[in-house]
Context: one part of a larger RNA
RNA sequence: UGACGGGGGCCCGCACAAGCGGUGGAGCAUGUGGCUUAAUUCGAUGCAACGCGAAGAACCUUACCAAGGCUUGAAAUCAUAGCGAACUUUCUGGAAACAGAUCGGUGCCUUCGGGAACGCUUUGACAGGUGCUGCAUGGCUGUCGUCAGCUCGUGUCGUGAGAUGUUGGGUUAAGUCCCGAAACGAGCGCAACCCUUAUCCUUAUUUACUAACAGUUCGGCUGAGAACUAUAAGGAGACUGCCAGUGACAAACUGGAGGAAGGUGAGGACGACGUCAAGUCAUCAUGGCCCUUAUGCCUUGGGCUGCACACGUGCUACAAUGGGGAAUACAGAGGGAAGCCAAGUCGUAAGGCGGAGCUAAUCUCACAAAGUUUCUCGUAGUCCGGAUUGAAGUCUGCAACUCGACUUCAUGAAGUUGGAAUCGCUAGUAAUCGCGAAUCAGAAUGUCGCGGUGAAUACGUUCUCGGGCCUUGUACA
Numbered sequence: 001u002g003a004c005g006g007g008g009g010c011c012c013g014c015a016c017a018a019g020c021g022g023u024g025g026a027g028c029a030u031g032u033g034g035c036u037u038a039a040u041u042c043g044a045u046g047c048a049a050c051g052c053g054a055a056g057a058a059c060c061u062u063a064c065c066a067a068g069g070c071u072u073g074a075a076a077u078c079a080u081a082g083c084g085a086a087c088u089u090u091c092u093g094g095a096a097a098c099a100g101a102u103c104g105g106u107g108c109c110u111u112c113g114g115g116a117a118c119g120c121u122u123u124g125a126c127a128g129g130u131g132c133u134g135c136a137u138g139g140c141u142g143u144c145g146u147c148a149g150c151u152c153g154u155g156u157c158g159u160g161a162g163a164u165g166u167u168g169g170g171u172u173a174a175g176u177c178c179c180g181a182a183a184c185g186a187g188c189g190c191a192a193c194c195c196u197u198a199u200c201c202u203u204a205u206u207u208a209c210u211a212a213c214a215g216u217u218c219g220g221c222u223g224a225g226a227a228c229u230a231u232a233a234g235g236a237g238a239c240u241g242c243c244a245g246u247g248a249c250a251a252a253c254u255g256g257a258g259g260a261a262g263g264u265g266a267g268g269a270c271g272a273c274g275u276c277a278a279g280u281c282a283u284c285a286u287g288g289c290c291c292u293u294a295u296g297c298c299u300u301g302g303g304c305u306g307c308a309c310a311c312g313u314g315c316u317a318c319a320a321u322g323g324g325g326a327a328u329a330c331a332g333a334g335g336g337a338a339g340c341c342a343a344g345u346c347g348u349a350a351g352g353c354g355g356a357g358c359u360a361a362u363c364u365c366a367c368a369a370a371g372u373u374u375c376u377c378g379u380a381g382u383c384c385g386g387a388u389u390g391a392a393g394u395c396u397g398c399a400a401c402u403c404g405a406c407u408u409c410a411u412g413a414a415g416u417u418g419g420a421a422u423c424g425c426u427a428g429u430a431a432u433c434g435c436g437a438a439u440c441a442g443a444a445u446g447u448c449g450c451g452g453u454g455a456a457u458a459c460g461u462u463c464u465c466g467g468g469c470c471u472u473g474u475a476c477a
Base pairs, nucleotide, nucleotide: 001477002476003474004473005472007471008470009469010468011467012466013465015461016460019425020424021423022422023421026316027315028314029313030312031311032310033309034307035306042053043052064302065301066300067299068298069297070296073126077125078124079123081121082120083119084118087104090101091100092099093098108115109114128291129290131289132288133287137285138284139280140279141278142276144274149188150187151186152185153184154183155164156163157162168179169178170177194268195267196266197265199236200235201234202233203232204231205230209225210224213223214222215221239262242256243255244254245253246252318418322377323376324375325374326373327372328371334365335364336363339358340357344353345352346351384415389410390409391408392407393406394405395404431453432452433451434450435449436448437447
């Protein structure tokens, strides 16, 4: 100087407390461990691995296994020698890869020797490797932590390691600001600058809108309008600016006015010096090592989906604030041409037929659901719950057996609120309700977004966890 303490002081955080809802019990989905297996490819492992890489494993993907094949190789550059234009048809064996045979075609330039492009074969340089090492590395990422810290120049103090500044008194979300002070300044962080959202103004007015006028098939549908809404460009607006009090005449704090918004308005992007030899050689790049008729390459089939068990993360429930039937209202944000698919029509339905429109503020996905009105069920393993299984189908796709999703009929398991323990959340949040998108032929209870309805509680900092500053002790570095 640090680190540590079941030392002290001050302070903060959904850290506790106060509340609301869960997990842990059940069934299923999904990931992991384990076991099994020819293979169940590999990686990730306290927080910070475990719905993680994977924004989507039937083939492909695919790296694994079995079998069948190839060896200058599937793709790259070049050289060597030879043949043939390129290209193309059909057949045989085969699971395919592959092996063998075969039809057509003979173009361009030419000094008629040949040459250019392309293909096949030979040989040689080489290719190839998701093989190893993340403890050789780059790059990228997680984490402490959006915590308020981490440093430097000059000066001063100290023999020196170092100290000072950065400590102290206040204050702040903040090393934020003020005052003091052997310090004076500066840098990386904080904040602001950026995006979204909340209010208003100006401009623009179609595909969006409709107050007034007219028509109307009663639908902004048409004429029309440029007010309103909305869209999207530019501005305004919030700064402790104003008032009162407290304070050290400071910084600031408390209350108030005006205001759409008030003290960082709300949310996002943004992550200092560093820590963990943290993660990744399987995104990519790359040193070294290793394989080279195989640790490379192709193909078919299988596996990654196995199942005494254990754990994580979710979904659905156990019901009446509910289930079922009927009627009916209101979003936002997105996607669409190898696409989205309307009307109509067939089917109980999944879906089929159909063909209009749309390169989209025009057409379409697309009926939002919870809600509201009404009928029913009456506390029951039930009109709760839907697992499982049987049968019949639909769709995608060469192909749904291993191993897809969905529909209908039948079946109707566990489950009556969950031990010890443990998680999230402070406001348009939790809880609850549906909608969309990426990936994608098909395949979400996952992920990322969107809006609807919309709470309770916070006395407080004694305690638990994590962190910051000062100080103290130390057989620690």